[in-house]
RNA sequence: GCCGAGAUAGCUCAGUUGGUAGAGCACGUCCAUGGUAAGGACGAGGUCGUCGGUUCAAUCCCGACUCUCGGCU
Numbered sequence: 001g002c003c004g005a006g007a008u009a010g011c012u013c014a015g016u017u018g019g020u021a022g023a024g025c026a027c028g029u030c031c032a033u034g035g036u037a038a039g040g041a042c043g044a045g046g047u048c049g050u051c052g053g054u055u056c057a058a059u060c061c062c063g064a065c066u067c068u069c070g071g072c073u
């Protein structure tokens, strides 16, 4: 230099032929226990990497850029 994959909650990851995003763990409150752990209920937490474009509407489609991983030279 070229090619490919990825970037979504504090962490590990889903998601959708475009209609405003979820799980597990972690965190908070409560239940329960003589008291812990385990368990149960509820809750909080997201500008979906950045900037543009298409669209009535973009996490999703298109382009550029940044970063990570892998391959080729």
Base pairs, nucleotide, nucleotide: 001072002071003070004069005068006067007066010025011024012023013022019056027043028042029041030040031039049065050064051063052062053061
Molecule: transfer RNA
Organism: Patescibacteria group bacterium